Predicted 3D model of a 1835-nucleotide part of an RNA (large-subunit ribosomal RNA, half A) from an Actinomycetota bacterium.
Context: one part of a larger RNA
RNA sequence: GGCAUACGGUGGAUGCCUUGGCGCCAGGAGCCGACGAAGGACGCUGUAGGCUGCGAUAAGCCACGGGGAGCCGCCAAACAGGCAUCGAUCCGUGGAUCUCCGAAUGGGGCAACCCGGCGGGAGUCAUGUCCCGUCACCUCACACUGAACACAUAGGUGUGGGCGAGGCAACCCGGGAAAGUGAAACAUCUCAGUACCCGGAGGAAGAGAAAGCAACCGCGAUUCCCCUAGUAGCGGCGAGCGAAAGGGGAACAGCCUAAACCGAUGCGACGUGAUAGCCCUGUGGCGUUGUCGUGUCGGUGUCGUGGGACCCGCGUGGGACGGUGCAGGACGUCCUGAGGAGUUACAAAAUCCGCGUCUAGCCGAAGGCCAUGGAAAGGGCCGCCGCAGUAGGUAAUAGCCCUGUAGGCGAAAGGCGACGGAUCUCCUUGCGGAGUUCCCAAGUAGCGCCGAGCACGUGGAAUUCGGCGUGAAUCUGGGGGGACCACCCCCUAAGGCUAAAUACUCCCUGGCGACCGAUAGUGAACCAGUACCGUGAGGGAAAGGUGAAAAGCACCCCGGGAGGGGAGUGAAAUAGCACCUGAAACCGUGUGCCUACAAACCGUCGGAGCAAUCCGUUCUGGGCAACCAGGGCGGUGAGUGACGGCGUGCCUUUUGAAGAAUGAGCCGGCGAGUUACGGUACGUAGCAAGGUUAAGGGGUAGACCCGGAGCCGAAGCGAAAGCGAGUCCGAAUAGGGCGUCUAGUUGCGUGCCGCAGGCCCGAAGCUGGGUGAUCUAUCCAUGGGCAGGUUGAAGCGCGGGUAAGACCGCGUGGAGGACCGAACCGACUCGGGUUGAAAACCGGGCGGAUGACCUGUGGAUAGGGGUGAAAGGCCAAUCAAACCCAGUGAUAGCUGGUUCUCCCCGAAAUGCAUUUAGGUGCAGCCUCGUGUGUUCCGCAUCGGGGGUAGAGCACUGUUUGGGCUAGGGGGCCUACAAGCUUACCGAACUCAGACAAACUCCGAAUACCGAUGUGCUAAGCACGGGAGUGAGACUGCGAGCGAUAAGGUCCGUAGUCGAGAGGGAAACAGCCCAGAUCGCCAGCUAAGGUCCCUAAGUUUGGCUAAGUGGGAAACGAUGUCCAUUUGCUCAGACAGCCAGGAGGUUGGCUUAGAAGCAGCCACCCUUUAAAGAGUGCGUAACAGCUCACUGGUCGAGUGGAUGGGCGCGGAAAAUGUAACGGGGCUCAAGCCAAACACCGAAGCUGCGGGAUCCACUCAUAAGCCGGCGCAUGGUGGGUGCACCAUGCGUCCAAGCGAGUGGUUCGGUAGGGGAGCGUCGUGACGGGGGUGAAGCGGCCGCGUAAGCGAGCCGUGGACGCGUCACGAGUGCGAAUGCCGGCAUGAGUAGCGAAUGAGGGGGGAGGAACCCCUCCGCCGAAUGCCCAAGGGUUCCUGGGGAAGGUUCAUCCGCCCAGGGUUAGUCGGGUCCUAAGGCGAGGCCGAGAGGCGUAGUCGAUGGAUAACAGGUUGAUAUUCCUGUACCACUAGCUCCGCGCCAAGGCCGAACCCGGUUUGCUAAGGAAAACCCCUUCGGGGGUCUACCGACCCAACCGGUAUUAGGCCAGCGAUGGGGAGACGCAGGAGGGUAGGUGGUCCCGGGCGAUGGUCGUCCCGGGGUAAGUGCGUAGGCGGUCGCUCUAGGCAAAUCCGGAGCGGCAACGCUGAGGCACGACGCCGAGCACAUAGGUGCGAAGCCACUGAUCCCACGCUGCCGAGAAAAUCCUCUAGCGAGUGGAGUUGGUGCCCGUACCCCAACCCGACUCAGGUGGGCAAGUAGAGAAUACUCAGGAGAUC
Repeated sequence: GGCAUACGGUGGAUGCCUUGGCGCCAGGAGCCGACGAAGGACGCUGUAGGCUGCGAUAAGCCACGGGGAGCCGCCAAACAGGCAUCGAUCCGUGGAUCUCCGAAUGGGGCAACCCGGCGGGAGUCAUGUCCCGUCACCUCACACUGAACACAUAGGUGUGGGCGAGGCAACCCGGGAAAGUGAAACAUCUCAGUACCCGGAGGAAGAGAAAGCAACCGCGAUUCCCCUAGUAGCGGCGAGCGAAAGGGGAACAGCCUAAACCGAUGCGACGUGAUAGCCCUGUGGCGUUGUCGUGUCGGUGUCGUGGGACCCGCGUGGGACGGUGCAGGACGUCCUGAGGAGUUACAAAAUCCGCGUCUAGCCGAAGGCCAUGGAAAGGGCCGCCGCAGUAGGUAAUAGCCCUGUAGGCGAAAGGCGACGGAUCUCCUUGCGGAGUUCCCAAGUAGCGCCGAGCACGUGGAAUUCGGCGUGAAUCUGGGGGGACCACCCCCUAAGGCUAAAUACUCCCUGGCGACCGAUAGUGAACCAGUACCGUGAGGGAAAGGUGAAAAGCACCCCGGGAGGGGAGUGAAAUAGCACCUGAAACCGUGUGCCUACAAACCGUCGGAGCAAUCCGUUCUGGGCAACCAGGGCGGUGAGUGACGGCGUGCCUUUUGAAGAAUGAGCCGGCGAGUUACGGUACGUAGCAAGGUUAAGGGGUAGACCCGGAGCCGAAGCGAAAGCGAGUCCGAAUAGGGCGUCUAGUUGCGUGCCGCAGGCCCGAAGCUGGGUGAUCUAUCCAUGGGCAGGUUGAAGCGCGGGUAAGACCGCGUGGAGGACCGAACCGACUCGGGUUGAAAACCGGGCGGAUGACCUGUGGAUAGGGGUGAAAGGCCAAUCAAACCCAGUGAUAGCUGGUUCUCCCCGAAAUGCAUUUAGGUGCAGCCUCGUGUGUUCCGCAUCGGGGGUAGAGCACUGUUUGGGCUAGGGGGCCUACAAGCUUACCGAACUCAGACAAACUCCGAAUACCGAUGUGCUAAGCACGGGAGUGAGACUGCGAGCGAUAAGGUCCGUAGUCGAGAGGGAAACAGCCCAGAUCGCCAGCUAAGGUCCCUAAGUUUGGCUAAGUGGGAAACGAUGUCCAUUUGCUCAGACAGCCAGGAGGUUGGCUUAGAAGCAGCCACCCUUUAAAGAGUGCGUAACAGCUCACUGGUCGAGUGGAUGGGCGCGGAAAAUGUAACGGGGCUCAAGCCAAACACCGAAGCUGCGGGAUCCACUCAUAAGCCGGCGCAUGGUGGGUGCACCAUGCGUCCAAGCGAGUGGUUCGGUAGGGGAGCGUCGUGACGGGGGUGAAGCGGCCGCGUAAGCGAGCCGUGGACGCGUCACGAGUGCGAAUGCCGGCAUGAGUAGCGAAUGAGGGGGGAGGAACCCCUCCGCCGAAUGCCCAAGGGUUCCUGGGGAAGGUUCAUCCGCCCAGGGUUAGUCGGGUCCUAAGGCGAGGCCGAGAGGCGUAGUCGAUGGAUAACAGGUUGAUAUUCCUGUACCACUAGCUCCGCGCCAAGGCCGAACCCGGUUUGCUAAGGAAAACCCCUUCGGGGGUCUACCGACCCAACCGGUAUUAGGCCAGCGAUGGGGAGACGCAGGAGGGUAGGUGGUCCCGGGCGAUGGUCGUCCCGGGGUAAGUGCGUAGGCGGUCGCUCUAGGCAAAUCCGGAGCGGCAACGCUGAGGCACGACGCCGAGCACAUAGGUGCGAAGCCACUGAUCCCACGCUGCCGAGAAAAUCCUCUAGCGAGUGGAGUUGGUGCCCGUACCCCAACCCGACUCAGGUGGGCAAGUAGAGAAUACUCAGGAGAUC
């Protein structure tokens, strides 16, 4: 370590249980809400939390009723304190209270918060503060007011009312409105008017009293159900969609207006003064009113045999009154009588009484004993009740113990009622006639166009509805009857209301279930829509059981604890709160056996050994004995098992899987052909030419009865008319088609089909409605950030230069999408990381870094949409269309999975077609049933047709050679013609020889067809139900394609596999043999074998030498054997050895040379036994060595060729022999041949068993079933009657059954048959505390699923058998689901970094605390804020879990504590982007936009500083010193009202003055004329010149009248108020130094009282002064068409005064401060307390302040409030200063904050905005080392 077993652990299956669910039935209820809902937040109990209840009156308050003894809700006990027979707790009814949010409604808002106005109240001197009430919008009414525009209206304001707004499960109506899908694609169509969104309503809704149907008959509102009917129809006439009339039922109910006409009245028009009218008649009279139009009110009126008005006739209960005088009538009003009706329509409010019922309750029969047991209700014995034996409980199973049940009874209060009555209300002018006149619903009907809806898709398309346009009639009118027309018939549109029958169930009560029983049943049996996840919409769990009773283990022991051992309780503690039972995986401990040279599908068969147990026997010990313990021997042999034979898991998918193809870690539980309707076939049952009901009604115990509408069948044929056992076609009494001649129908069961998700799981996607811009993209608003260094544009200055310029130089200056480089932003590269430290990071370098820069806060844009300097990028770790939910169980011709057994048969992978090829339809092949009955098959014989193999060349083509030769070419000849010739080409012909799938003069074998015969007993065929298959594979043969390749492909044919095991081929689906019903330790064979492995021959004759055998070709080779043939050979062959191998000559040529031997030519002759002008080697060339050839020696065979057998070479691959299965084999164990044996299979045989099918036999004995009869009992009914059960008798032999004989029994898809088991139901019968189920085993039985009322243990309350019925009915696989437990594995890892020593407490210390040293950060790893988090803060305690280790420690757990503000931040102030938005505008709806307004900081405004203090807070507490606002008092100063006074100050009118105008009139100058020159005259006008007007003065007038203080806008004005860059200056913070000041020190070693060493050398707001600097004209007055009114203000214009000043402004100084702080010292010591010196100078010096002040530049740089001022207005007291008191609200405030408290799932190397900024070196915030401070980073 394995197997077995016992005992444990873990775990939570199983069984049993049920508080919870699921489904249904009946009844009730069917809304709640501004009187504040639904739903919440926060609170409320003496004690923390949760649930329940409740609301500051807070587990409750009041009243009434019930009830009757305990109670103060539950988890959940305890303590404390209470209540109760004077009736508590509790239950019911009614009432009171009811914080805050929420429609939310005073205003606002980030729900549960903040801020108000008014009235009243509490309190205060007063303000502040508190309490109660009230204040939204809309709409209606009224009143007032009131535009454009006169009246009027709109609008506005006020008062009063309404009670609208919001919520709600399904049902209902309406407005909008998809897509997946189906159509095997898709567009009309379908899905579907569905999902979904929106509006509205009710307990129901909607519809509804015919302009309807129908069909020549008739019906009579609507709705719902059953039929009609899957009919008529519609329909790419596809998929599909699909009526109505009529019939049967349920329930029933009908009414009111408009108009005509009449009256009253408002308005208008036209009229009137009597000719209008006055109800009618008569008479008489009266009178300001008539007609028309229009509106309102009342009466009348409501229909289709048309109705009404009007007119006529008849009729009217009684009484009173009325106008117009009288009489009558009519009318109206009132009273009374009678009748009728009524609260849902028809008119409308209801109330009361009775009764019934609901909301609490009450009464309610009958049992004891004995034994067992922890307990009796079970058992036994003897009883009782029952209109009650439903159910639950009680220690187990209870009619009689408890609660109850049947049956009865009961309500102060409230609700309901279709019930009865009363009050009340309303009505009681109806009938008939006539047919002149009037009326009978208008932008309507109709029509045109375009749509929609009707079952009806534009169709011949009626009917209905909508949009646009057009546009009637009034009963002699209109509409309809499926285009339209006529006739006929039906009905009266254009107004309205209407119960019931019908739909649904969030909710209440009662009941039921062949529903579930904790992985089930709701998601939820349990504190669940919880925990948890997500920004959000949204998603969404797990989790039940001690016991009868807590009797829940007192006490002792071990231990720090946890835990355990005793003791005790209990029936039981292995029932001990991790608790019933307690399976399996998994983890252990004990025992038996096995295992360390041994391999593996884990088994199976055999099996030595060891060995528990039991039996027998014997011995020993104990005991009187029974007997007990131990040992020996014999037997038995649970268990284990050395060793051996055989042996490729399971599932799926496949031609084919051990497959290295799929799936499963293991175990347990869950997990897939169901149901409804329709159809079809079979089985079965009933009835039968008939069968059967549906809805519905009655009723019950789920019985049963009624119900005949309807359906199917009984007759068919035809397109139909139609005819009919026939009919149609047809001229046909031919012929043919379809029929007649065969019974159906209704249930139930089963197979299959259709329609539904339809066997289960599975998409990517499409569509609808919502949720998201905390990430990111872009934009808007408002804030913030960028060390330091460099360069040096324009401009300017000076100089030069020029006529002037230009230009040049120097300086100044400080521009730039300028340069270098930190922070910051980015992300080029390398390395690391890659189950990370991190779901994008780290390290080293890198890019930008004043800009198109970066960043905070708030906001905007949303899914076919946004945003995008554009990458299809980004839109919450998701993007070629986000996320969530829904349609939805989308669809999936695709993949996977699909659960017990046995028996019989048993395929296919083919044809045709297919947007078809991995799918499907039909056929083929399988099965089951029925029918037929040899039709099937084999063989023999006979008769047939054929054109393949072969063969052939006669045809068609191809083809080689020869002959002959037409023709052509060449040559010769040639004037032409012709001729001659040819080794050229060559048709035809001919001879010889060939080839062919698409050639055939021929032509088989087989096969096929028919017939006859025969054999065998196996089929065939037809019809019907059910399939599967339609991927095939290999092998042989015959072909094609290919390369006469492929384990290739495609056909044919046969076989095998597929679906086939066994034997052989080593192993090996397709090859060979052979087809497995089961058993046997029997026999014979097949293929193939017989040396060993390994059963059987070491048999015979040859061959092979290569291990050929035991891989391979062309080709090659003196391998070897056999055969044939041909040479040489004793006259001596072949081989070897010895010898010769010569001469002409170095042949000639060539060549440098060439001599046999580079090359070319020639290749003769001689001597010889023989010898080449030379076969090779060789030389520069010769030489030399050889060969051919010859002789000798030797002495017998030796060569060549051909054919055959077996061998050899040719022959290279990857871990290792590895190309016989191995060993090994050589006269074989190889190969060939032959013979005889033997072995060898699941084949065959033998013996035995089973099943199947067939045939035959049996009734003898017993039985079942069935028929008949009888008896008994029971049930129903009405006595005979029927049914059921039991018993007896009898009959039948078809079935079950029994026997005999024979056949058959491999099997996937698949068909058929028979069973097992699980859960529940019914009937009957049993079991159980003396022990059910379940669980663990043993034994036994059956052919299997399985079974045992056999046994043992556990367990502790239910359970079983038979028959029948009904299913959520059987698991090993679905990368299945859930849970548990393994494996990997004590492995990887323990997340950037330095610790060491000593001490402390502690059970325990590497990590906790303290000390020392060491090392680390130090533009941070320090300190302070904002966001975010939400107690993490502090103290004490703890150590299970969390902490990547430990832990005495902690950001962990428990308890207690902690956050203090007029001034800080926010609100009570303001506004930006943007949001919301009264009215308003727009839009199917939802809703969108937006004015006034109102919100909204990231901005504006705004009053406190220093020190001290706690364990934890401080600008908050304390001390000291301030400031702000309000309020009260006091003091002072000022102004005003009143009085007094002052100021301003009119007008008409009167008087006066003046100016101007012009009138009459005058008239200069000038000009003209005259002149006596004095002048005169004329013309012309300037001009002069009154009244009047205007102005002024005076009077009026010391008038009328007005003004004076102060406050003061929601209005005006100013200010607030703004960019970027640059540089200089003045300061300060900070720093440094000091010979200066203070305190301390004075030397382990040479020096050290010194210019020695160490430490220190501070202090705010505020108040006052107003400096450096900056800016500026300022003041006064007058006028004023602007500033939406006004203005003294601003703006504009003008005048005058003044030259110094005003405003702003850091810093500094003084006070603040005789304070505080302060090194140090002293005391105390566990936190602490007290004392307390100096408190200066110089240098340096900011990025901070002066200050966005100045300069420059172009991109030209928020708003509002506070503040100042002005008036409008208010106004009698008020302003200012000082001082003393008082008041001053709400929220935040702890702690972390570059991080272990935030965002990243974590104590995560990442991310996160702002402020502070020491020293040395340095340009620097770089870098290095350090200070303060922090920290040593959880192995």
Description: Its mean pLDDT, the model's own confidence on a scale to 100, is 81.